[in-house]
Context: one part of a larger RNA
Parts: sequence; structure tokens; C1' cells
RNA sequence: UUGGGCGUAAAGGGCGCGUAGGCGGUUUGUAAGUCGGGUGUGAAAGCCCAGGGCUCAACCCUGGAACUGCAUCGGAUACUGUCAGACUUGAGUCCUGGAGAGGAAAGCGGAAUUCCAGGUGUAGGGGUGAAAUCCGUAGAUAUCUGGAGGAACACCAGUGGCGAAGGCGGCUUUCUGGACGGUGACUGACGCUGAGGCGCGAAAGCGUGGGUAGCAAACAGGAUUAGAUACCCUGGUAGUCCACGCCGUAAACGAUGAGUACUAGUGGUGCGGGUGUUGACCCCUGCGGUGACGGAGCUAACGCAUUAAGUACUCCGCCUGGGGAGUACGGUCGCAAGACUAAAACUC
Repeated sequence: UUGGGCGUAAAGGGCGCGUAGGCGGUUUGUAAGUCGGGUGUGAAAGCCCAGGGCUCAACCCUGGAACUGCAUCGGAUACUGUCAGACUUGAGUCCUGGAGAGGAAAGCGGAAUUCCAGGUGUAGGGGUGAAAUCCGUAGAUAUCUGGAGGAACACCAGUGGCGAAGGCGGCUUUCUGGACGGUGACUGACGCUGAGGCGCGAAAGCGUGGGUAGCAAACAGGAUUAGAUACCCUGGUAGUCCACGCCGUAAACGAUGAGUACUAGUGGUGCGGGUGUUGACCCCUGCGGUGACGGAGCUAACGCAUUAAGUACUCCGCCUGGGGAGUACGGUCGCAAGACUAAAACUC
């Protein structure tokens, strides 16, 4: 509860689709809201003003003003609304073109590690700061040939690309989403945001079934050490991989919600278009993206700076001293782990 805020002080929802709601381009009509005018009404008393009566005052009397309202009549039309009509710049559709680790499925490839079989060969190998556990004369390490299997894709590779985010990287094929450029044509505000809701969502974890080369929580051993439930070493199981189903969290970060408009510049990169040359090139135009620097402005400072943290508007989320506590209780969800929602006493 208003105000002020949310990059780093408390605070942007992990991300999208979208319901209600909020907000919404240009123009004509309309006149509900809105604005001004007239008329009627707005009892008396009271309040306010002026005058008067009780010796004053309280009190009382007379007159005026006011009663901010309501109704009605006829006006105004800038803004909002409403219904009807029109428009094209917002939004979208069609055509055409190129770029991309965007997604899903199937197939294929080479290097490397490990293991198995065989050949050569002999006493070591491995590991470390140094060692030891460990492997090896039952033939290891090294080297050559063949085979098996799983996982990941060196170089290309780039403050490069794509995706809403999480994320995506060998090659080929199939299916499929989105963005962008060019040129006209078409629809005619169809838009923005989005409480609830629905969906997606790294890693770890869970369920069922498979798979298991390497790596490796737990665990065991060897060292180190005062100790060493660690760091180092030798092993090693879940797991990591696949299918299906859960979980729904992260420093899910740009610690920066989405949209629109406006506000100096200078290099770079990716992708288009155009002119010239037609050559990998240069120039122009930038639209769209991605980085660096920097001005005004902003900022507590750091810094941000056309990819804003500048100037404004619309909508959503969130904050309100530290601890207690993202806890308890209740509820919803989950197989569980737990997640979401979310206090108070007390204390400083």
C1' cells in the first nucleotide's frame, strides 16, 4: 500500500504459446462519457453575509447568498467510447532467392582408448614431488596383423552461425520449424502485453528394460600428514549411453521481462541486394543479425551508451531492514528425492 524502485545495494518470472483483462494506427458519421448555456427543482431550520430585537452575549427575528446535486431543452466535438463506413503506414498472406551445429528419425565413416586372438621380442612396465599399492617370466610394457564393442566426433572453428530459452558441432538421406533479403500484388488494424492455464525446459536424481569402451560419486587399497573420513596414486560400482515414462530445478546470467517510437559517430565480422569489372576484388546501399570503442544523456559509483542502464508510452512479474527462513504449518504436485505456494513468535 502510497511513493520510490528492480545490471552489481532487496527486487525481472528459466523460456514460449495463449484465455480473461489492460492498452491500441489514419479518417468520416454518431454524441454515451466530457465541456459550456437556458429552464425547472434543490422544504423549513442550520452554516455564511447584511440589518434588527432582548442593557451585552448566548438566543431570537427579517432579508440575501448558498445548497457544489438531479432532471430536462437546445448547443460544442479536441480527447475517450460506441456502432456503421472508408484507408494503408502497424500486422499478415502470396511469389522469388540465398544462409544456418534449428528439430526428429534412419544409415554410414575414420582417428583414438580398452579388451580378445596371433606374430616378433625380453625384463621390466606403470605411477609420482618422491614413492608405494598395481601389472609382468603362467611372457607384461613396446611393436605388427586381425577381430570385438561402446562412447565422443581432432583439423575446419571464428567475441562465427542457428534456436524462445534450455541448448545445438563427423558425413549422407528422409521428414520438419523459424528467421532474413528482393520485388510487386493481396487482406485491411486482423495489433501489443498477458493474471490464471497449457507446453518446453542443462546437469543430477527416480521407474522399467537394454547397453557399458573410456571416465567415474560411493567404496577399497597405497601414499602424504600430528591426524587426512581430502588434495596425489592404483583399482572401482552406481552413473555417464539408448528406449519409454517421471522429476521441473541451476550463478536456467547479459545477474538487464516483452513491445513500439525517438536520440552523434568510428572501425570489425556474418548474411543479402545493386553498379562496375566480370576474378578470389572494389564501391554503394543498407535491411536483418553479431562484437569492439565512444559522444550527448543517464548512473551512488563501476559503467551503459541505436543490441541503452538515454528519452517516452503500453502490459506483465517482482522488491519494501538483517537473522529466524525460502523454514514451519496447511494446500497442490511427485514413485521417491523433493518442488511450488508461504508465515509467525523471538532476536539484532
A computed fold for a 348-nucleotide part of an RNA from an uncultured bacterium, annotated as small-subunit ribosomal RNA, central domain. Its mean pLDDT, the model's own confidence on a scale to 100, is 87. The RNAcentral record of the full RNA draws on SILVA.